[in-house]
RNA sequence: GGACCGAUAGCUCAGUGGUAGAGCACACGAUUGCAAAUCGUGGGGUCCCGGGAUCAACCCCCGGUCGGGCCU
Numbered sequence: 001g002g003a004c005c006g007a008u009a010g011c012u013c014a015g016u017g018g019u020a021g022a023g024c025a026c027a028c029g030a031u032u033g034c035a036a037a038u039c040g041u042g043g044g045g046u047c048c049c050g051g052g053a054u055c056a057a058c059c060c061c062c063g064g065u066c067g068g069g070c071c072u
């Protein structure tokens, strides 16, 4: 230098055009003599940044940033 993959909740990750989700973690409650475990409820997101197409974008297009391995 070239091509590819990734960036979404505190962490690990789903989500291929129509109101953003799960598990774990956290808070509260139930349970218990007290805890753990279990069960229930809840909080928590500018979906990496900018622009474009669309009635409508996490999702499609363009550019950029960061990370990863590949080719030279």
Base pairs, nucleotide, nucleotide: 001071002070004068005067006066007065010024011023012022013021018055026042027041028040029039030038048064049063050062051061052060
This is a predicted structure of a 72-nucleotide RNA (transfer RNA) from Sphaerobolus stellatus SS14. The sequence is in RNAcentral, with records from ENA, GtRNAdb and Rfam. Taxonomically the source falls in Sphaerobolus stellatus (Eukaryota, Agaricomycetes, Phallomycetidae, Sphaerobolaceae). It is recorded under the gene name tRNA-Cys-GCA-5-1. Its Rfam family is "tRNA". The family's RNA type in Rfam is transfer RNA. From the family's description: Transfer RNA (tRNA) molecules are approximately 80 nucleotides in length.